c-di-GMP-I riboswitch aptamer from Anaerolineales bacterium UBA2317, 87 nucleotides, folded computationally. The coordinates come from a structure-prediction model, not an experiment, and the mean pLDDT is 90.
[in-house]
RNA sequence: UUCCGAUAACGGCAAAUCCGGUGAAAACCGGCGACGCAAAGCUAUGGGUCUAAAACCGAAAACGGUCAUGACUGCCAAGCCACCGAA
Numbered sequence: 001u002u003c004c005g006a007u008a009a010c011g012g013c014a015a016a017u018c019c020g021g022u023g024a025a026a027a028c029c030g031g032c033g034a035c036g037c038a039a040a041g042c043u044a045u046g047g048g049u050c051u052a053a054a055a056c057c058g059a060a061a062a063c064g065g066u067c068a069u070g071a072c073u074g075c076c077a078a079g080c081c082a083c084c085g086a087a
Base pairs, nucleotide, nucleotide: 004085005084012037013036018031019030020029021028022027035074041080042079043078045077046076047075048072049071050070055066056065057064058063
């Protein structure tokens, strides 16, 4: 230095539920709270997943369909960066 990852140390993050807020929704933010996480740190780059407001198509209408320009990195890769050091 790289791989690796202890029932180690110092610390970190925070699922679900509930409360408040934003949003059309997915989801996000704050609080409470810990299911878990050795990159559960960062980036939507590739794949994947969720939503479908606007737009378009159909319809007399109700409504239905398509679609990301909206999201998710705690789905998988990829890139970047990083604490500790037993075997």
Background
It matches the Rfam family "c-di-GMP-I riboswitch aptamer". Rfam links the family to the GO term cyclic-di-GMP binding.